[in-house]
Model confidence (mean pLDDT): 86 of 100. A computed fold for a 543-nucleotide part of an RNA from Themiste lageniformis, annotated as small-subunit ribosomal RNA, 5' domain. Taxonomically the source falls in Themiste (Eukaryota, Bilateria, Spiralia, Sipunculidea).
Context: one part of a larger RNA
RNA sequence: GAACGAACGCUGGCGGCGUGCCUAACACAUGCAAGUCGAACGAGAAAGUUUCCUUCGGGAAAUGAGUACAGUGGCGCAAGGGUGAGUAACACGUGAAUAAUCUGCCCCCGGGCCUGGGAUAACUCGCCGAAAGGCGGGAUAAUACCUGAUAAUAAAGCGGGACCCUGGUCCUCGUUUUUAAAGGUGGCCUCUAUUUAUAAGCUAUUGCCUGGGGAUGAGUUCGCGUGCCAUUAGCUAGUUGGUGAGGUAAAAGCUUACCAAGGCGACGAUGGCUAGCUGGUCCGAGAGGAUGAUCAGCCACACUGGAACUGAGACACGGUCCAGACUCCUACGGGAGGCAGCAGUGGGGAAUAUUGCGCAAUGGGGGAAACCCUGACGCAGCAACGCCGCGUGGAGGAUGAAUGCCUUCGGGUUGUAAACUCCUGUCGGGUGGGAAGAAUUCAUGCAGGCCAAUACCCUGUAUGUUUGACGGUACCACCAAAGGAAGCCCCGGCUAACUCUGUGCCAGCAGCCGCGGUAAUACAGAGGGGGCAAGCGUUGUUC
Numbered sequence: 001g002a003a004c005g006a007a008c009g010c011u012g013g014c015g016g017c018g019u020g021c022c023u024a025a026c027a028c029a030u031g032c033a034a035g036u037c038g039a040a041c042g043a044g045a046a047a048g049u050u051u052c053c054u055u056c057g058g059g060a061a062a063u064g065a066g067u068a069c070a071g072u073g074g075c076g077c078a079a080g081g082g083u084g085a086g087u088a089a090c091a092c093g094u095g096a097a098u099a100a101u102c103u104g105c106c107c108c109c110g111g112g113c114c115u116g117g118g119a120u121a122a123c124u125c126g127c128c129g130a131a132a133g134g135c136g137g138g139a140u141a142a143u144a145c146c147u148g149a150u151a152a153u154a155a156a157g158c159g160g161g162a163c164c165c166u167g168g169u170c171c172u173c174g175u176u177u178u179u180a181a182a183g184g185u186g187g188c189c190u191c192u193a194u195u196u197a198u199a200a201g202c203u204a205u206u207g208c209c210u211g212g213g214g215a216u217g218a219g220u221u222c223g224c225g226u227g228c229c230a231u232u233a234g235c236u237a238g239u240u241g242g243u244g245a246g247g248u249a250a251a252a253g254c255u256u257a258c259c260a261a262g263g264c265g266a267c268g269a270u271g272g273c274u275a276g277c278u279g280g281u282c283c284g285a286g287a288g289g290a291u292g293a294u295c296a297g298c299c300a301c302a303c304u305g306g307a308a309c310u311g312a313g314a315c316a317c318g319g320u321c322c323a324g325a326c327u328c329c330u331a332c333g334g335g336a337g338g339c340a341g342c343a344g345u346g347g348g349g350a351a352u353a354u355u356g357c358g359c360a361a362u363g364g365g366g367g368a369a370a371c372c373c374u375g376a377c378g379c380a381g382c383a384a385c386g387c388c389g390c391g392u393g394g395a396g397g398a399u400g401a402a403u404g405c406c407u408u409c410g411g412g413u414u415g416u417a418a419a420c421u422c423c424u425g426u427c428g429g430g431u432g433g434g435a436a437g438a439a440u441u442c443a444u445g446c447a448g449g450c451c452a453a454u455a456c457c458c459u460g461u462a463u464g465u466u467u468g469a470c471g472g473u474a475c476c477a478c479c480a481a482a483g484g485a486a487g488c489c490c491c492g493g494c495u496a497a498c499u500c501u502g503u504g505c506c507a508g509c510a511g512c513c514g515c516g517g518u519a520a521u522a523c524a525g526a527g528g529g530g531g532c533a534a535g536c537g538u539u540g541u542u543c
Base pairs, nucleotide, nucleotide: 001543002542003541004540006539007538008537009536010535013390014389015388016387017386018385019383020382021348026346027345028344030343031342032341035075036074037073040072041071048063049062050061051060052059053058082301083300084299092225093224094223095222096221097220098219101218102217106214107213108212109211110210111209112208113207114148116146117145123138124137125136126135127134128133154178155177156176157175158174159173160171161170162169163168183206184205185204186203187202188201192199193198194197227273228272229271234264235263236262239261240260241259242258243257244256245255246254276298277297278296279295280291281290282289283288303324304323305322306321307320326337327336328335329334354380356379357378358377362376363374364373365372366371393423394422395421396420404413405412406411427484429479430478431477432476433475437470442464443463444462445461446460447459448458449457487532488531489530490529491528492513493512494511498527499526500525501524502523508515509514
């Protein structure tokens, strides 16, 4: 000198864009942060309103409404969001390998969706419990569950050939064995059946099963790179390798039995300490040094430790089980909880914000869609925490007014500074107008496709309609008015800027050198000056 997620002191007008618990991975009150689908399924209220009856107590029907709540089932909950405790490691970065692998939803291509069955929740009845919750009897549905059929270029075994070379591809090779499925919704009458309209029919769409390919995502392996300590020198028994068996989606001591005695190490093993890694960020002419907030990629973790279940995917932040610590409820028998999600509280600390608005946009989940959910996100609030921009007025104005200060008492300086005159109107204030961010959705018409069809459905297009948290915000115009808007540090040298008074090695200053003991440009105050400026200094840290 530069930089900062900064803090402290003094000061403080406005705006834009960013940033904001670096400490206790300390403990958490309260609210919200993951649901959705009735076009998978069975059931199914109430209040209110209307009508009727009435012994005036009430009762019945319709509507509310196939709505609400709950249940079975499907998909999602493994994403998004947070944190950096652990980890010196194939964790990360980079380059490869997978002939050793998996991949829900999505896209393309092929084939199929036949036939039966038994349950079970919700519900109802009974019982236990303070509660959390649980047990038993009865009834019922499905795209829930199960049997059977059929099936391949799928899988497994045996066998053959070509190319290749670890378990690869092909010959849609031969043979044996094994394994599937589910329906829903809209429309129609061309065919068939009853002849009205409907379905067992047709059609559209969606879904289901089974193959192949793709895309995306993931698993595993390897080369190289990636801290400090040798005042850590030896380490290792599933250890190193083999065989059999098991196990995984998958190679492998991954696991196990047996056999062999190996494997690593001064090119630093082992041990200890520290630490998430990277793109990047800061400094620097560079070499390099330091660092890893915000944003992005990867990893790890979710009160602490352990475990598996479900699933395409987890050994799962707002799932389950066990143990532990802590907190809460309890009828003392037993239960409930997990903010390192967004706000917020206590605590710690020099120190870090609102228990805000909205799903309008972007994105995500569910749904055919309408739509619902979304503390992701978009916005607003607080903070000079940072960067950037703007303003606090402009021009004229000498008798160089007054005041202050200094003085050699002549004067000098404050100083064109002020007053005064003439202007301007940024920001702030007021009045009026007022966005873009909106693409969609829905309705109707038209065209095309599908079809037996002028239904339906799909696609495109036109017209109309509808959707904005921010926000009456940005922006624009007008109104009044110099009015509301400057401080902080320094002045001995380094280092730009000097005098007076007070003090008297005192009080004090100080980054280094050093000032102060009676004329201190170094302390304190004043006048003057210098620097930066809505900031200025100090402290801390890095270069």
Its Rfam family is "Bacterial small subunit ribosomal RNA". The RNAcentral record of the full RNA draws on SILVA.